[in-house]
The RNA shown here (transfer RNA) has 72 nucleotides and comes from a Phycisphaerales bacterium. The same sequence occurs in records of 2 taxa. Its Rfam family is "tRNA". Gene Ontology term of the family: triplet codon-amino acid adaptor activity. Rfam describes the family as follows. Transfer RNA (tRNA) molecules are approximately 80 nucleotides in length. It is annotated as a transfer RNA.
RNA sequence: GCCACUUUAGCUCAGCGGUAGAGCGACGCUUUCGUAAAGCGUAGGUCUGGGGUUCAAAUCCCCAAAGUGGCU
Numbered sequence: 001g002c003c004a005c006u007u008u009a010g011c012u013c014a015g016c017g018g019u020a021g022a023g024c025g026a027c028g029c030u031u032u033c034g035u036a037a038a039g040c041g042u043a044g045g046u047c048u049g050g051g052g053u054u055c056a057a058a059u060c061c062c063c064a065a066a067g068u069g070g071c072u
Base pairs, nucleotide, nucleotide: 001071002070003069004068005067006066007065010024011023012022013021018055026042027041028040029039030038048064049063050062051061052060
C1' cells in the first nucleotide's frame, strides 16, 4: 500500500428494513440464625461518528474513525 471482517447494556454476544434482546454482572425483595446457592423483580443502550436511500434504518449505500486477520 491492497483485501476481508468487526464496532449493539459494565462484560460476552444475538438481532439482517417495521417500537432494541439474551446470558453473566449490578441493585432490590423472598428464603436462611448468618453467608453462599436458589427463586422473583428492577435499572442500565443518541446500536463508533457523519451523510444518503426509504413512509420507516442497528439493518441497505457512501465517507471517516478504531480494532482484528490476510497479502505484498
Source information
RNAcentral holds the sequence, with entries from ENA. Model confidence (mean pLDDT): 83 of 100.